[in-house]
RNA sequence: GCGGAAGUAGUUCAGUUGGUAGAACGCGUCCUUGCCAAGGACGAGGUCGCGGGUUCGAGACCCGUCUUCCGCU
Numbered sequence: 001g002c003g004g005a006a007g008u009a010g011u012u013c014a015g016u017u018g019g020u021a022g023a024a025c026g027c028g029u030c031c032u033u034g035c036c037a038a039g040g041a042c043g044a045g046g047u048c049g050c051g052g053g054u055u056c057g058a059g060a061c062c063c064g065u066c067u068u069c070c071g072c073u
Stems, first nucleotide, its partner, number of pairs: 001072007010025004019056001027043005049065005
């Protein structure tokens, strides 16, 4: 230098014919218990790496760019 994969909640990830962003664990409050643990209910937490474009509408399509990993030269 070229090609490929990944980047979404604190963490691990899902979301794929473009249509209001989700799960598990973790965190907070409450219930249950004599206490802890376990269990249950509710809740907070995200401008989907960044910047543009297409579209009525983009996490998903297009272009550029950054980071990590793999391969080729």

Transfer RNA from a Candidatus Limnocylindria bacterium, 73 nucleotides, folded computationally. The organism belongs to Candidatus Limnocylindria, within Bacteria. It matches the Rfam family "tRNA". By type it is a transfer RNA.